[in-house]
RNA sequence: CUCUUAUCCAGAGAGGCAGAGGGACCGGCCCUGCGAAGCCUCGACAACCUGAAGUGUCCACUGGACAUCUCAAGGUGCCAACUCCGACAGAAAAUAACUGGAAGAUGAGAG
Numbered sequence: 001c002u003c004u005u006a007u008c009c010a011g012a013g014a015g016g017c018a019g020a021g022g023g024a025c026c027g028g029c030c031c032u033g034c035g036a037a038g039c040c041u042c043g044a045c046a047a048c049c050u051g052a053a054g055u056g057u058c059c060a061c062u063g064g065a066c067a068u069c070u071c072a073a074g075g076u077g078c079c080a081a082c083u084c085c086g087a088c089a090g091a092a093a094a095u096a097a098c099u100g101g102a103a104g105a106u107g108a109g110a111g
Base pairs, nucleotide, nucleotide: 001111002110003109004108005107006106007105008104013042014041015040016039017038021031022030023029026086027085028084043079045077048075049074050073051071052070054068055067056066057065058064059063083103088100089099090098
C1' cells in the first nucleotide's frame, strides 16, 4: 500500500517544549496567541486483540470449544463539536429530519 471483516449518536486532559495553524479531501460551519500542528512527560477513557477471574451450554472430559459477564496487566487506539455537518442514492423546488451507500478512521486477519 491492497484485500477481507467488525465498529464508529457513549466515554475521557493536564503540564513542559514550540509558535500558526487545525478539524482527511471539497463546500460549510467551527476550534485556535486565554496558544494550532508537532514532540515529550504524566494521567484518563475504552475494551478491538492478548491475558486473568466468574457463570452457563456442549464435547471425543487431568482437558477443550462456544456464549456471556467482570477486571484492566500487555499490544493498539483514543481524550472539542455524531466520523463536526453536508457531499451520492431513496428524492422530488428548497429547508429540516430519516434510511442506505461512498469516503475516512480504528482494530483483527491475509497478501
Molecule: SAM riboswitch aptamer (S box leader)
Organism: Chloroflexota bacterium